[in-house]
RNA sequence: CGCGGGGUGGAGAAGGGGUAUCUCGGGUGGCUCAUAACCACCAGAUCGCCGGUUCGAAUCCGGCCCCCGCAA
Numbered sequence: 001c002g003c004g005g006g007g008u009g010g011a012g013a014a015g016g017g018g019u020a021u022c023u024c025g026g027g028u029g030g031c032u033c034a035u036a037a038c039c040a041c042c043a044g045a046u047c048g049c050c051g052g053u054u055c056g057a058a059u060c061c062g063g064c065c066c067c068c069g070c071a072a
Stems, first nucleotide, its partner, number of pairs: 002070006010024004018055001026042005048064005
């Protein structure tokens, strides 16, 4: 250099054009004599970066960066 997969809240994942969802974790409140468990609510991701297409892009297209694998 070539080929394939991936990059999305603190962690793990889903979402494949129409304002991003779930689990765990964090916070507040409820329950309890109290803690855990359980219940409710809240905060937290400009979706790796830069361009393009589009009325509209995490999603489609191009380039680049990083990670994993294959081949050499």
Molecule: transfer RNA
Organism: Candidatus Harrisonbacteria bacterium